Source information
Small-subunit ribosomal RNA, 5' domain from uncultured Cryptobacterium sp., 504 nucleotides, folded computationally. The source organism's lineage runs through Bacteria, Bacillati, Actinomycetota, Eggerthellaceae and Cryptobacterium. RNAcentral holds the full RNA, with entries from ENA, Greengenes and SILVA.
Context: one part of a larger RNA
RNA sequence: GAUGAACGCUGGCGGCGCGCCUAACACAUGCAAGUCGAACGAUUAAACCGCCCUUGGGCGGAUAUACAGUGGCGAACGGGUGAGUAACGCGUGACCAACCUUCCCCCCGCAUCGGGACAACCCGGGGAAACCCGGGCUAAUACCGGAUAUGCCGGGUAUGGCGCAUGUCAUACCCAGGAAAGCUUUUGCGGCGGGGGAUGGGGUCGCGUCCCAUCAGGUAGACGGCGGGGUAGUAGCCCACCGUGCCAACGACGGGUAGCCGGGUUGAGAGACCGACCGGCCACAUUGGGACUGAGAUACGGCCCAGACUCCUACGGGAGGCAGCAGUGGGGAAUCUUGCGCAAUGGGGGAAACCCUGACGCAGCGACGCCGCGUGCGGGAUGGAGGCCUUCGGGCCGUGAACCGCUUUCAGCAGGGAAGACAUUAAGGACGGUACCUGCAGAAGAAGCCCCGGCUAACUACGUGCCAGCAGCCGCGGUAAUACGUAGGGGGCGAGCGUUAUCC
Numbered sequence: 001g002a003u004g005a006a007c008g009c010u011g012g013c014g015g016c017g018c019g020c021c022u023a024a025c026a027c028a029u030g031c032a033a034g035u036c037g038a039a040c041g042a043u044u045a046a047a048c049c050g051c052c053c054u055u056g057g058g059c060g061g062a063u064a065u066a067c068a069g070u071g072g073c074g075a076a077c078g079g080g081u082g083a084g085u086a087a088c089g090c091g092u093g094a095c096c097a098a099c100c101u102u103c104c105c106c107c108c109g110c111a112u113c114g115g116g117a118c119a120a121c122c123c124g125g126g127g128a129a130a131c132c133c134g135g136g137c138u139a140a141u142a143c144c145g146g147a148u149a150u151g152c153c154g155g156g157u158a159u160g161g162c163g164c165a166u167g168u169c170a171u172a173c174c175c176a177g178g179a180a181a182g183c184u185u186u187u188g189c190g191g192c193g194g195g196g197g198a199u200g201g202g203g204u205c206g207c208g209u210c211c212c213a214u215c216a217g218g219u220a221g222a223c224g225g226c227g228g229g230g231u232a233g234u235a236g237c238c239c240a241c242c243g244u245g246c247c248a249a250c251g252a253c254g255g256g257u258a259g260c261c262g263g264g265u266u267g268a269g270a271g272a273c274c275g276a277c278c279g280g281c282c283a284c285a286u287u288g289g290g291a292c293u294g295a296g297a298u299a300c301g302g303c304c305c306a307g308a309c310u311c312c313u314a315c316g317g318g319a320g321g322c323a324g325c326a327g328u329g330g331g332g333a334a335u336c337u338u339g340c341g342c343a344a345u346g347g348g349g350g351a352a353a354c355c356c357u358g359a360c361g362c363a364g365c366g367a368c369g370c371c372g373c374g375u376g377c378g379g380g381a382u383g384g385a386g387g388c389c390u391u392c393g394g395g396c397c398g399u400g401a402a403c404c405g406c407u408u409u410c411a412g413c414a415g416g417g418a419a420g421a422c423a424u425u426a427a428g429g430a431c432g433g434u435a436c437c438u439g440c441a442g443a444a445g446a447a448g449c450c451c452c453g454g455c456u457a458a459c460u461a462c463g464u465g466c467c468a469g470c471a472g473c474c475g476c477g478g479u480a481a482u483a484c485g486u487a488g489g490g491g492g493c494g495a496g497c498g499u500u501a502u503c504c
Base pairs, nucleotide, nucleotide: 001503002502003501005500006499007498008497009496012373013372014371015370016369017368018366019365020331025329026328027327029326030325031324034073035072036071039070040069048061049060050059051058052057080284081283082282089209090208091207092206093205094204095203096202099201100200104197105196106195107194108193109192110191112146113145114144115143121136122135123134124133125132126131152177154175155174156173157172158171159170160169161168162167182189183188210256211255212254217247218246219245222244223243224242225241227239228238229237259281260280261279262278263274264273265272266271286307287306288305289304290303309320310319311318312317337363339362340361341360345359346357347356348355349354376406377405378404379403386397387396388395389394410445412440413439414438415437416436420431448493449492450491451490452489453474454473455472459488460487461486462485463484469476470475
């Protein structure tokens, strides 16, 4: 000098930041991912409109609508945490003739004919519940079959080109295979095939990436080949057979520690230490394992199995996962509100209106940090009172106070009152009656903490008497202690000041 700090004493205001570093301990409660009726069938509660009525009510209506269901898109983003990981995990550079990419943009082409179901619903049944079973009816942009189809996929022939190689590209022809969906009416929104782009991802390699040699040898899918399986794709990724290799003192293997980086702190630099907030990447989601769906999965608020734990139970069986936002217990020296709002920015769905959004925007708490401001200004005595010292003359606190004059920042009260909101006409602001402006009153409401032996800036008195105590180092204290305690005085910093811890 620095800190995500803590502790002690003290504490006026504002702005901007930051706030579980420990138990990746356990979690009550609420919220954090839905949306589309312009894909579809069915249904009709409240409210509204009209009619009827005996007051409860009944009937009808609308592009109605709500709950639930089929279907689509989203839920793989956003948000959290740092357990694991010494690794192509990360950083940087290169490569993929070895790959994928929903939604978005551009281009070309197409959209034909049929079919059978399953939910919802109705009937019946089982269960304490969670929920489940059987029978029957039904729609679709759900599902299935046929047709057509390119430059798509697979195979073959011929010719030509390219690559370091396995190979790959182009053209022509042949064989075989593969699509689709409608809705709305107003422009419209969608569907299928192919090509290109963009974005996002996947893979491979060079180099870099902590400590211990009191870890010296390690390794059987281990290293390679051939053939196959598998994948979007290369590959011992997996498998059969064959060979015996492969790594290592340029540190293998083992152990310890650790998420990595942009960066942060310090330092003249070289370097050392760190990786909180913000941004990128990775990993994880009670512990371990597994697949399903899907363009995409470590699938946090999906599924299955096993374990531990918690809860419900009619004992047969079920339910759960805050390392999301708040909040609770616990641990700890220590770390916040069970707040407001979708107004802005951004995200999902929708043609839109709009809905959802603890992302986000704000507010609250905390001197935790940085920065700014205030606690008044001028005059005022050979100098009150009081306190301390004294050589008893006096000296110091000290222009300090009183007293006189002045000002009103901040806080207080009152009046006015935004920008942030706009492509576009209106409406629409959580923050917030906030910021800001004006007026009013009155010096009025606002100073402490540490130190004073040397280092190191600041000295006397009393008390104590190796006691009580101090202390960063040297060291002070045993009867005159500038070093302990108190007081007066002084020094330093100031809404802070000291201490402790850690780094340079």